[in-house]
Description
The RNA shown here (Lysine riboswitch aptamer) has 168 nucleotides and comes from Alkalibacterium kapii. Its mean pLDDT, the model's own confidence on a scale to 100, is 77.
C1' cells in the first nucleotide's frame, strides 16, 4: 500500500410500506323515528344475567330515513424491518357483570417484495385484511456451471464511500 472485525453516512429492490386529507361506491332503502295493525313478548359480539314491553312487544303496511368500521380515487408528508403478524404480560375505553373487540407499551418470534390459487377466519360484501399451505415473478449474496442459467440463505441484510484496529 492494499484487504479487515466494529462504526459513521449515503443508496437500490417496486403494483415497495405507512400515516394524513380528499372523491366515490357500497354499507342501505339497513339501524332508527312517526301514524295504523296486532295483542305478548323482544334486544345485545358471546356468557351470565340485565334491559325493553297492556302507559302496548313481535309481525305487517305506509311515511320519513342516517352513521361507523373497511374499500376506491388523487394530493401531500415520513421512509426501504419500511412495515406487518402471531404469542405473553401489562394499561385505557365501553358494558348490569366477565370475556370478546378497539386503543397503547413491553417483551419473546416470524416475514426480503409482491402477486395467484386453495382452505380457515374476519366482515354487509364472491371487496380487503389475517393465517396456514403450494407455486410463479422479482432484488440481494454465495456457491457451481460459463454469458446466462442452476441451488441455496435471509434484511441488525445487501452495495458504495469514509474511518477505523491487530497479525502476516
Nucleotide at each position: 500500500a492494499a484487504a479487515u472485525a466494529a462504526g459513521a453516512u449515503a443508496g437500490g429492490g417496486g403494483c415497495g410500506c405507512a400515516a394524513a386529507g380528499u372523491c366515490u361506491a357500497a354499507g342501505a332503502g339497513u339501524a332508527c323515528u312517526g301514524u295504523c295493525u296486532g295483542g305478548a313478548g323482544g334486544c345485545a359480539c358471546g356468557a351470565c344475567u340485565g334491559c325493553c314491553g297492556g302507559g302496548g312487544a313481535a309481525u305487517g303496511a305506509c311515511a320519513g330515513g342516517a352513521a361507523a368500521g373497511g374499500a376506491u380515487u388523487c394530493u401531500u408528508u415520513g421512509c426501504c424491518g419500511a412495515a406487518g403478524g402471531a404469542g405473553a404480560a401489562u394499561g385505557g375505553c365501553a358494558u348490569g357483570u366477565c370475556g370478546a373487540u378497539c386503543c397503547g407499551u413491553u417483551u419473546u418470534u416470524c416475514u426480503g417484495g409482491c402477486c395467484a390459487u386453495a382452505c380457515g377466519u374476519u366482515u354487509a360484501a364472491u371487496a380487503a385484511g389475517c393465517g396456514u399451505a403450494u407455486g410463479a415473478c422479482u432484488g440481494u449474496c454465495a456457491c457451481g456451471c460459463u454469458u446466462g442459467c442452476g441451488u441455496g440463505g435471509a434484511g441488525c441484510a445487501c452495495u458504495a464511500u469514509c474511518c477505523u484496529u491487530a497479525a502476516a
NCBI's taxonomy places the organism under Bacteria, Bacillati, Bacilli, Carnobacteriaceae, Alkalibacterium.